């Protein structure tokens, strides 16, 4: 980088550095000098080792590798339904459900 598998409503700073952008992309809507991205701590959390109990599935820990630390992966896209409204009974808007694609994280494979 590509494929495959699982998760993806929960959780987590009044710190310090920095000095204006960020929330993937779209369309929105947010967040931001009452201080944005990075770096640093500090935390959450437990996907893989490790280590501990266990006959074993498991469970415990949080030491390592990571990951997170606004808002459901912030809604939303592609498809399929159910229910409201409008009313030239065919279309249109709207909610909401489900599964798809996009994406992010782990881990194994080339």
């Nucleotide at each position: 980088u590509u494929c495959u598998u699982a998760u993806c409503a929960a959780g987590a700073a009044u710190g310090g550095u920095g000095g204006a952008g960020g929330g993937a992309c779209u369309g929105g809507c947010c967040c931001g000098a009452u201080g944005a991205a990075u770096c640093c701590u500090g935390g959450c959390a437990a996907c893989a080792g490790a280590c501990u109990u266990u006959u074993u599935u498991a469970a415990g820990c949080a030491c390592u590798g990571u990951g997170c630390u606004a808002a459901u992966u912030c809604c939303u896209g592609u498809g399929a339904g159910u229910u409201c409204a409008u009313u030239u009974c065919a279309a249109u808007g709207a909610a909401c459900u489900c599964a798809a694609a996009a994406g992010a994280u782990a881990a194994g494979a080339a």